[in-house]
Overview:
The RNA shown here (transfer RNA) has 72 nucleotides and comes from a Thermoleophilia bacterium. RNAcentral holds the sequence, with entries from ENA.
RNA sequence: AGCGGAGUAGAGCAGUGGUAGCUCACGAGGCCCAUAACCUCGGCGUCGGUGGUUCAACUCCACCCUCCGCUA
Numbered sequence: 001a002g003c004g005g006a007g008u009a010g011a012g013c014a015g016u017g018g019u020a021g022c023u024c025a026c027g028a029g030g031c032c033c034a035u036a037a038c039c040u041c042g043g044c045g046u047c048g049g050u051g052g053u054u055c056a057a058c059u060c061c062a063c064c065c066u067c068c069g070c071u072a
Base pairs, nucleotide, nucleotide: 001071002070003069004068005067006066007065010024011023012022013021018055026042027041028040029039030038048064049063050062051061052060
């Protein structure tokens, strides 16, 4: 320098145009003599950034940023 992949909650990941979800973790309650386990409920996202397309964008397009890999 060129090419490819990734960026979504504290962590790990789904979500390929129509209300942003799951597991773990965290908080509260239940159960229990008690703890763990189990059950119920809850909080937390300006979906990496800026523009564009669209009635509507996490999703499509352009550029930029960060990380990983390949080639030179």

Rfam family: tRNA. NCBI's taxonomy places the organism under Bacteria, Bacillati, Actinomycetota, Thermoleophilia.